Annotation:
RNAcentral holds the sequence, with entries from Greengenes. Predicted 3D model of a 1370-nucleotide RNA (small-subunit ribosomal RNA) from an uncultured bacterium. It matches the Rfam family "Bacterial small subunit ribosomal RNA".
RNA sequence: AGAGUUUGAUCCUGGCUCAGGAUGAACGCUGGCGGCGUGCCUUAGGCAUGCAAGUCGAAUGGUCCGAUUUAUCGGACCAUGGCAGACGGGUGAGUAACGCGUAGGAAUCUACCCCAAAGCGGGGGAUAAUUCCGCGAAAGCGGAACUAAUACCGCAUAUGUCCGUAAGGACAAAGGGCGUAACUGCCCACUUUGGGAUGAGCCUGCGUCCUAUCAGCUUGUUGGUGAGGUAACGGCUCACCAAGGCGAUGACGGGUAGGGGGUGUGAGAGCACGGCCCCCCACAAGGGCACUGAGACACGGGCCCUACACCUACGGGUGGCAGCAACCAGGAAUAUUGCGCAAUGGGCGAAAGCCUGACGCAGCGACGCCGCGUGGAGGAUGGAGGUUUUCGGAUCGUAAACUCCUUUUUACAGAGAGAAAAAAAAUGAUAGUACCUGUAGAAUAAGCACCUGCAAACUACGUGCCAGCAGCCGCGGUAAUACGUAGGGUGCAAGCGUUAUCCGGAUUUACUGGGCGUAAAGAGUAUCGUAGGCGGCUUCUCAAGUCACGGGUUAAAGCCCUUUGCUUAACGAAGGAUCAGCCCGUGAUACUGAAAAGCUUGAAUUGGGUAGGGGGUGCUGGAAUUCCUGGUGGAGGAGUGAAAUCCGUUGAGAUCAGGAAGAACACCGAGGGCGAAGGCAGGCACCUAAGCCACAAUUGACGCUGAUGAACGAAAGCUAGGGGAGCGAAAGGGAUUAGAGACCCCUGUAGUCCUAGUUGUAAACAAUGCCUACUAGCUGCCCCGAUUUUAUCGGGAUGGCGUAAGCUAACGCGUUAAGUAGGCCGCCUGGGAAGUACGGCCGCAAGGCUAAAACUCAAAGGAAUUGACGGGGGAGCGCACAACCAGUGGAGCAUGUGGUUCAAUUCGAUACGAAGCGAUAGACCUUACCUGGGUUUGACAUCUUAGUGACAUUUCCGGGAAACCGGAACUUCCGCAAGGACAUUAGGACAGCUGCUGCAUGGCUGUCGUCAGCUCGUGUCGUGAGACGUACGCUUAAGUGCGGUAACGAGCGCAACCCUCAUGCUAAGUUAAAUAUUCUUAGCAAACUGCCUCUGCUUUUGCGGGGGAGGAAGGAGAGGAUGACGUCAAGUCAGCACGGCGCUUAUGCCCAGGGCCACACACAUCCUACAAUGGGAAGGACAAUGGGUUGCCAAGCCGUAAGGCGGAGCUAAUCCCAUCAAACCUUCCCCCAGUUGGGAUUGAGGGCUGAAACUCGCCCUCAUGAACUCGGAAUUGGUAGUAAUCGCGGAUCAGCAGACCGCGGUGAAUACGUUCUCGCUCCUUGUACACACUGCCCGUCAACUGAGGAAAGUCGGGAGCGCCCGAAGC
Repeated sequence: AGAGUUUGAUCCUGGCUCAGGAUGAACGCUGGCGGCGUGCCUUAGGCAUGCAAGUCGAAUGGUCCGAUUUAUCGGACCAUGGCAGACGGGUGAGUAACGCGUAGGAAUCUACCCCAAAGCGGGGGAUAAUUCCGCGAAAGCGGAACUAAUACCGCAUAUGUCCGUAAGGACAAAGGGCGUAACUGCCCACUUUGGGAUGAGCCUGCGUCCUAUCAGCUUGUUGGUGAGGUAACGGCUCACCAAGGCGAUGACGGGUAGGGGGUGUGAGAGCACGGCCCCCCACAAGGGCACUGAGACACGGGCCCUACACCUACGGGUGGCAGCAACCAGGAAUAUUGCGCAAUGGGCGAAAGCCUGACGCAGCGACGCCGCGUGGAGGAUGGAGGUUUUCGGAUCGUAAACUCCUUUUUACAGAGAGAAAAAAAAUGAUAGUACCUGUAGAAUAAGCACCUGCAAACUACGUGCCAGCAGCCGCGGUAAUACGUAGGGUGCAAGCGUUAUCCGGAUUUACUGGGCGUAAAGAGUAUCGUAGGCGGCUUCUCAAGUCACGGGUUAAAGCCCUUUGCUUAACGAAGGAUCAGCCCGUGAUACUGAAAAGCUUGAAUUGGGUAGGGGGUGCUGGAAUUCCUGGUGGAGGAGUGAAAUCCGUUGAGAUCAGGAAGAACACCGAGGGCGAAGGCAGGCACCUAAGCCACAAUUGACGCUGAUGAACGAAAGCUAGGGGAGCGAAAGGGAUUAGAGACCCCUGUAGUCCUAGUUGUAAACAAUGCCUACUAGCUGCCCCGAUUUUAUCGGGAUGGCGUAAGCUAACGCGUUAAGUAGGCCGCCUGGGAAGUACGGCCGCAAGGCUAAAACUCAAAGGAAUUGACGGGGGAGCGCACAACCAGUGGAGCAUGUGGUUCAAUUCGAUACGAAGCGAUAGACCUUACCUGGGUUUGACAUCUUAGUGACAUUUCCGGGAAACCGGAACUUCCGCAAGGACAUUAGGACAGCUGCUGCAUGGCUGUCGUCAGCUCGUGUCGUGAGACGUACGCUUAAGUGCGGUAACGAGCGCAACCCUCAUGCUAAGUUAAAUAUUCUUAGCAAACUGCCUCUGCUUUUGCGGGGGAGGAAGGAGAGGAUGACGUCAAGUCAGCACGGCGCUUAUGCCCAGGGCCACACACAUCCUACAAUGGGAAGGACAAUGGGUUGCCAAGCCGUAAGGCGGAGCUAAUCCCAUCAAACCUUCCCCCAGUUGGGAUUGAGGGCUGAAACUCGCCCUCAUGAACUCGGAAUUGGUAGUAAUCGCGGAUCAGCAGACCGCGGUGAAUACGUUCUCGCUCCUUGUACACACUGCCCGUCAACUGAGGAAAGUCGGGAGCGCCCGAAGC
């Protein structure tokens, strides 16, 4: 000292949360020692038992006991008497008060103590105890008799005191002890008075919590006179008189609370608290009362009432732990029914002494603070073990073991305090404790929390939005550093965490030290104005504020500083010091203030002008609208996107004339005027207010602001009475719609208008309070004035712009401030609940003003940024639409998919971008699936141990479907040797997996999209996210190019470079008999808006369009390859690779058979068709790309054919497929039909490949001859050598092509155009979206839950008023 959290990111506002310190604490886990402290915060709840206040025989009478020297002495007890029980100790209920604190004051008392003065003479009558009698259960009480005193009462005296003006009057006393023969004497008492000290009572200034949703309170109340009362002043009390007193500077009421010294925290200012200790107050079961006394209205005294408890013989009695312990209850929670008067202090006493739960000590509790320890040094094969691992290692870790050493602590033993002081002596609870010495031995001693970020500390396993964590943000849905456990680590340590509370951080109530245009916040009013606050210039006086100096006080303890004592520290002791408050005294006078006297500049007034929808009242005008009457006229009108309701032949609408009514005022008219705001508009008149200008004069600070208050205050609404044309909530009808309580249409009531009241609110906004001063400008408009009179200047008002400066989070503001300052007022303090409830005030009502909380969230919000989106805008593109051609969707079949089925129908792909896709080819194999059979170091790789021997190949036998099993035959090689190679058997490491995760990945691919975009460096701008660059104008297929420009450059993309085709040239050339213009191969040339012309845009430049020349080709010549940054957790773990997980006599491997080919159905993509632009037959013509030696296969022959025999040639421009073609052309038949269209399906017979053709191949021949007659909604491809149509080749392949990849043949139609659909690009705009419109988000509701309000009532508590009964006491 800050940090986390609102967003995709940013800045700001703003709340929430955290890190720190503290505690009379509690809870969880753990716990070695000592010192010093501390310990019922809750029920001021109740209390068994014991103790806590007695003492004096030197005041007195007696009883008893003991001793005796019989005189007495000693002791105990009862009673009278004295002093003390008003202190000490406890508690904080009450109290918001002279209660407390502080500073003062005068009208008082004060036992014991001190000082001083004076005195202490002489009498009297009682009474308790005791004895007797009586009552009662008890507590206790009554009667009679006897007795003493320092008990009580007269008398005397009066230094004095009191009363009284005086005269005068009134007031005392007690003795006891020692001593003596007795007195004197000494000591302690006693009386009066004065003083002191101490203590107490009283009064006053100032300070002392929250609440105005408490605004008025008060009758002994305020004052006076008199009296009473008190120790004392006083309405303290009473009588009478007066009518006062207090209050917005908060009375009265309500709530809460003992106050202070101080304590905690904080940089401080503050904020919170008041436990222990000290001072004061109050209280003693609740309430009241007095008595005694120096002192009480009395904690362990009394009386009474009440509640509670106990005893009881039922008649009556007794009691008061908020003293120390203890107990019960309550509670999260707080100790021993301890020892001692040794010390300190207190009471009594002459003293000894007695009493003392005050106190001194001990006990219990880690409750707190402080100190110490749990060992130290050495010790690496870094042991074992744990954890982890990339299997190499790493880590726990010098840690341990082990060696040496020490002994605080611990155990035992010995010795053993001070505290007791000032002459001597006695006295120690604590305590045989502290401390000291010795002996023994590392021995007896470590936990708790945390480890995603904030915030120090990371891995493994388990779990799988489960279990759980969490202070905030948030973790957990199969690779969790956030859950649980383990290892490791971090922090603190006899403690550590959690919870609660306070301060801090929080400048988040802002005095120090905040704000209000848009974040919360300027009241509707630039209106009036009270209190208050603030206030121009000059002089004089005072000295209240202010300042200086001095004095007093603010107890001690505490805090701070220094020194010092316990081994240190905590703790204690001594000394010192600061700030600040109050009081007193003395001084200063600049400023503020007070009093006085002036001034004119602030303010105001008078006189002269001036503009204006300023306000009020009355009168009045025309246009329009509607209605009424009449005329003309005759079918519609009205209304809408389109209609309908509606009006109209009983005559509408239209038109003409006349009349009536109400409301509003076109043009002028304008970001122009006036007004405080609301607001104000036809014209005229009257009444009235304010502003501005110029020049004089007058007053002389008269000013500014303004809580409470007063007035005004749009629209709607309300009351009463009028008025009512048009418009028009509500209402009715018609439409629209899924519905339509709406938008649209037809009607239409309140209302809108007037008068008189009421209401008092609006986005009453410039979301910007009023006043004053100061701080660059530019430019309009309105009013007044001056002049050298049409241009300047002065003043006032009202607008716009602006990087002057400045301010602001930014947007923006900027002489009309949101700038710089001053004065005053109002208002704000997270969002929601809520401008709501309750209360009060106002209102006729509607409602308004004032104005919360519970509960809930971690945000809500402002401005700006980048995207995305829009049934926003602008520009542009694409077979995107449109135009045209051919299709798909209907049929049959093929293939794929879904679904279903099945032992299995292996798996994946599944919007565009899956579905003739992976697969360029499933009879076995493939094969991953199923059934069955077999096998286990394995079908395959490497290493190793031991044994055997060649192995392999081959042959044979048995079983078997095969794999395989069992058996037989045959047998080593290299090397001189050691040994090696190879094989096999048994074993160990390991192999193996098309098992899972494409959401752990690499690589590859699809898609947007061959769309024109995507970025960077430097620089500049911005607080920043970001922007500029890349925006603008023109242009392009193109971020293509040019111009311009805070940008200048660059990169990935575009284009070009590459390949193919089209032309020419050159060279070469196998095949061929030869030639070559064809052909093939290689290379070169050619195209660049280069040339000419017209023209459009344009500032030049440049770009575009039309035409021409030349040319094979003309404006990118055609096609291909080439795919930016990125998006879709897109696809693929089954092509391959790879992390993790899983299987290991099986999820591996081998084999046979089956399946992947199933079939009510649905979809996708093809093929073939539905025919005459055709089908069939016959004849005839023209290609290109390719392939071929386990291959292509010629001629010839056989077969209707598929094919067979045959074997030439060819490793290919040579031979073959292949004379290659088909559509095409010619001729003939068919004649519009389910046909000579169509060929599915099925039967029979064949052929080929292959171990094998049933499931499940292809082909041939004959026969059979299905649907189908051009296809609903919808939908696809194509812009030229394209579509359409026709065939051919190849890969795969033993065989199998309707698919795929290629090749050539024939060869069209159409494009006005960009409104619309889809997709895309750029700019701009809005946004509450950012998972980004498949977004976000609003209302209602069943059931349940929480909290608040109201409620017929009902039950408590507090307070008040009135009345009744009424104890003790005075």